RNA sequence: GCCCUCAUAGCUCAGUGGAUAGAGCAGCGGCUUCCUAAGCCGAAGGUCGUAGGUUCGACUCCUACUGGGGGUACCA
Numbered sequence: 001g002c003c004c005u006c007a008u009a010g011c012u013c014a015g016u017g018g019a020u021a022g023a024g025c026a027g028c029g030g031c032u033u034c035c036u037a038a039g040c041c042g043a044a045g046g047u048c049g050u051a052g053g054u055u056c057g058a059c060u061c062c063u064a065c066u067g068g069g070g071g072u073a074c075c076a
Base pairs, nucleotide, nucleotide: 001072002071003070004069005068006067007066010025011024012023013022018056028042029041030040031039049065050064051063052062053061
């Protein structure tokens, strides 16, 4: 250089075109307890990496770029 793959909440991940984006853990509030832990309840937390395009409609499809991981020097 080229090819493949990944990027969604603080962390780990789901979501393969239908319309208001979810879970677990962590953190926060409450209940319980003498206190803590455990358990239970609740709320909050997201420019879906960036910019364009396609579409009535995009996290989802296409293109470029950015970043992480992997492969390759010969074919594929």